[in-house]
């Protein structure tokens, strides 16, 4: 070296990454990229560091297996740094809202006389008078009692011998209490009553005359200044979320390169 061998043996017929899990491997997701098949399996499966389990199939000591290097898809962790969302808090500051000064700037008024004074009325308050409403009451009229109201009381009763007397029911008439109506005019009461009259108050506004006087005034708007609220928005603070960027760290398919692997033979 070369052939042969095994119950066709060890192996091989993909890997890897979050993730789940106490931990491994599957399914599901993603990466790599061609790579046997059927069953199982997220309110999971199936195992236990020899850590998918059970059936069948192919190849077979080959290299695609194993060991390092070295590149590096792709995934994951910190750490920062932007950006856009979102919650929570604050109230130095913005903005916003209001409240007080100023009068700088625009406006109203203002010599047809402002602001300011002095004086009148009104507006409002209270009494009193008047009216005018309302209520009750006198007053007028009309009605108005089976009996328990008045008068008069037929018929009938009663009492007497008799003259005579009594008590009365129906009827009429009258009337009480109450019912209706009416009207000047008469008394009482009332009030969210009046283009009413009188007298007194208020005069702080606000509305209307008169008079002095002579040049300013107002403060609406904007600006300044100050107080004070707000938290929808800027801003500040802090949680967290989502994309992206940097740097770091970690696991790492493909790939390239080196190196390595069974013996119960035989020549």
């Nucleotide at each position: 070296c070369c052939g042969g061998c095994a119950g066709g043996u060890g192996g091989c017929c993909g890997g890897g990454g979050a993730g789940c899990u106490g931990g491994c491997g599957g399914u599901g997701c993603c990466c790599u990229g061609u790579a046997c098949c059927c069953g199982c399996a997220a309110c999971c499966c199936g195992c236990c560091a020899u850590a998918g389990c059970g059936g069948g199939g192919g190849u077979g000591a080959c290299a695609u297996c194993c060991u390092g290097u070295c590149c590096g898809a792709g995934g994951g962790g910190c750490a920062u740094c932007c950006u856009u969302g979102u919650c929570a808090g604050g109230g130095c500051c913005g903005g916003c809202c209001g409240g007080c000064g100023u009068a700088a700037g625009c406006g109203g008024c203002g010599a047809g006389g402002a602001u300011g004074g002095c004086u009148g009325g009104g507006c409002c308050u209270u009494g009193c008078g008047c009216g005018a409403c309302g209520g009750g009451g006198g007053c007028c009229c009309a009605c108005g009692a089976a009996c328990c109201g008045u008068g008069u009381c037929a018929g009938g009763u009663c009492c007497g011998g008799a003259a005579g007397g009594a008590a009365g029911c129906a009827g009429c008439a009258c009337u009480a209490a109450g019912u209706g109506g009416g009207a000047c005019u008469c008394c009482c009461c009332g009030g969210g009553u009046g283009c009413c009259g009188c007298a007194a108050g208020u005069c702080c506004a606000c509305c209307u005359g008169g008079c002095c006087g002579g040049a300013g005034u107002u403060g609406g708007c904007u600006g300044c200044g100050u107080c004070g609220g707000u938290a929808u928005c800027g801003c500040c603070u802090g949680g967290g979320a989502a994309g992206g960027g940097u740097g770091u760290u970690u696991c790492g398919a493909a790939g390239a390169c080196a190196g390595g692997c069974g013996c119960a033979c035989g020549g």

About this RNA:
Bacterial large signal recognition particle RNA from Thermus sp., 267 nucleotides, folded computationally. It matches the Rfam family "Bacterial large signal recognition particle RNA". By type it is a non-coding RNA gene. Model confidence (mean pLDDT): 79 of 100. It is recorded under the gene name ffs. Of the family's consensus pairs, 93% are formed in the model.